[in-house]
Order: sequence, then C1' cells, then structure tokens
RNA sequence: GGGGCUGUAGCUCAGUGGGAGAGCACUACGCUGGCAGCGUAGUGGCCGAGGGUUCGAAUCCCUCCAGCUCCA
Repeated sequence: GGGGCUGUAGCUCAGUGGGAGAGCACUACGCUGGCAGCGUAGUGGCCGAGGGUUCGAAUCCCUCCAGCUCCA
C1' cells in the first nucleotide's frame, strides 16, 4: 500500500427498509430474622463519524476513523 470481517445499552450479542431489543449487570419493591437466591417493576443506547439514495435508513451506496485478519 491492497483485500476481507467487525463497530448497536456498563458487558456479551440479536436485529438486512417502517415498533431499537435479549441475556447478564444496575436501581426499587416483595418473599427471608439477615445474607444469598428467587419474583415483579424500572433506569440506561439519536445504532463508530460525515454525506448520499428513499416518503421513510441501525439496515442500501460513498468517504473517513478504530479494531482484528490475509497478501505484498
């Protein structure tokens, strides 16, 4: 320098054009004498950045950034 993959909640990930979600974690309450554990409810992300296409973009296209990997 070139190719490929990845980037979504504190963490691990799903979501391939129209409702942003799951598990764990966290907070509150309940069960228990207390801890642990379980149950119920809740907080938390303008989807790596910018631009384009579209009535509508996390999703499609372009550029850039970061990480991993292959080639030279």
Model confidence (mean pLDDT): 82 of 100. A computed fold for a 72-nucleotide RNA from Candidatus Saelkia tenebricola, annotated as transfer RNA. The sequence was found in a public genome assembly. It matches the Rfam family "tRNA". Rfam classes the family as a transfer RNA. Gene Ontology term of the family: triplet codon-amino acid adaptor activity.